[in-house]
This is a predicted structure of a 72-nucleotide RNA (transfer RNA) from Lindaspio polybranchiata. Its Rfam family is "tRNA". The coordinates come from a structure-prediction model, not an experiment, and the mean pLDDT is 84. The organism belongs to Lindaspio, within Eukaryota.

RNA sequence: GGGGAUAUAGCUCAGUGGCAGAGCAUUCGACUGCAGAUCUCGAGGUCACUGGUUCAACUCCGGUUGUCCCCU
Numbered sequence: 001g002g003g004g005a006u007a008u009a010g011c012u013c014a015g016u017g018g019c020a021g022a023g024c025a026u027u028c029g030a031c032u033g034c035a036g037a038u039c040u041c042g043a044g045g046u047c048a049c050u051g052g053u054u055c056a057a058c059u060c061c062g063g064u065u066g067u068c069c070c071c072u
Base pairs, nucleotide, nucleotide: 001071002070003069004068005067006066007065010024011023012022013021018055026042029039030038048064049063050062051061052060
């Protein structure tokens, strides 16, 4: 230099155009002599950034940035 993949909650990841979700972690409570396990109820999101298409975009298209892989 060329090509490809990827970016969503603290972490690991779903979500193929119509209200953003799960597990783990975490808060409050129940249980317990204390804790763990278990159960209940919550909080936590600029869907990397930017522009476009569309009535409507996490989702489709272009660009930028970060990370990873391959070729040279």